Large-subunit ribosomal RNA, domain IV from Pseudolabrys sp., 359 nucleotides, folded computationally. Lineage of the source: Bacteria > Pseudomonadati > Pseudomonadota > Xanthobacteraceae > Pseudolabrys. It matches the Rfam family "Bacterial large subunit ribosomal RNA". Gene Ontology terms of the family: structural constituent of ribosome and ribosome. The RNAcentral record of the full RNA draws on ENA.
Context: one part of a larger RNA
RNA sequence: CCCUGGUUAAGGAACUCGGCAAAUUACGUCCGUAACUUCGGGAGAAGGACGACCGCAGUAGGGUGAAGGACUUCGCGUCCCGAGCUCGAGGAGGCCGCAGAGACCAGGGCCAAGCGACUGUUUACUAAAAACACAGGUCCGUGCGAAGUCGCAAGACGAUGUAUACGGACUGACGCCUGCCCGGUGCCGGAACGUUAAGGGGAGAGGUUAGUGGCUUCGGCCGCGAAGCUUUGAACCUAAGCGCCGGUAAACGGCGGCCGUAACUAUAACGGUCCUAAGGUAGCGAAAUUCCUUGUCGGGUAAGUUCCGACCUGCACGAAUGGCGUAACGACUUCUCAGCUGUCUCAACCAUAGACUCG
Repeated sequence: CCCUGGUUAAGGAACUCGGCAAAUUACGUCCGUAACUUCGGGAGAAGGACGACCGCAGUAGGGUGAAGGACUUCGCGUCCCGAGCUCGAGGAGGCCGCAGAGACCAGGGCCAAGCGACUGUUUACUAAAAACACAGGUCCGUGCGAAGUCGCAAGACGAUGUAUACGGACUGACGCCUGCCCGGUGCCGGAACGUUAAGGGGAGAGGUUAGUGGCUUCGGCCGCGAAGCUUUGAACCUAAGCGCCGGUAAACGGCGGCCGUAACUAUAACGGUCCUAAGGUAGCGAAAUUCCUUGUCGGGUAAGUUCCGACCUGCACGAAUGGCGUAACGACUUCUCAGCUGUCUCAACCAUAGACUCG
């Protein structure tokens, strides 16, 4: 110097990102116990008092119930007495110590806010959470050889189930609720019209040449050209889809701007105008969301970029990508208080194991 423990004057969070760590608390009986609440809880709330031992006294009382006795249906039966063993308050009195749950063991508590209802689950080896799940809610699909999933198939799961079932998606207890937009994208429905593949169809066109006309140096050359074969091929017929017409937002999603106006001022219930599919309703709001921002006001402090309550100017909340509340719950996050402490002012000493010195 350091690891692990122990003690500490006065102060008591002044430490620090943060009470991290440590300390406090801790058992039993009795008393007592708030807001709030889904009436179950909250609650061991909080906060108190008592606790050893001795005799009274083998206490009161409780449990068990031998031997013995009586009866007997002879039963491992019933009843009486109650030995022994055992549990054991409460009372008044006494007694010792600093201390009686004397060691070990053995909750710290209260207030407020955020998030998630809850118990649960998770990153085996840096994250346990506000993430996942959840009961509940809604929508969509599925009529049974179900949909869906695995498999080339047979086959299997779904399910030895049958719409109060099964699959998928979103939301996430409960309470109060869940507004407007179907223009875009998706899905569902429609089938008149437009478009449209392979296929059908085959008008027509080309190649080849048996033949034939002309020319000829008799080698052939030029032209026309049937049938067949072959290449190509218009009209026309024709599905889904798309276009088109509707529906649908607890489908994906979206939910405006400018100007003016009231007898102080300010503000604008009101008016005008442009655009849109429709212009954000209720509720909440400087918020896990607020840039400006340490917004402004109030509370708490001597002093508060955090916190709580308001305001609303919402850069850029908002209603199952759910909105707002909410008792209980949480090794979650934030703030406060009293208690407690070597966290600190500020360090000291002790013990153990190292380092170090000597051997």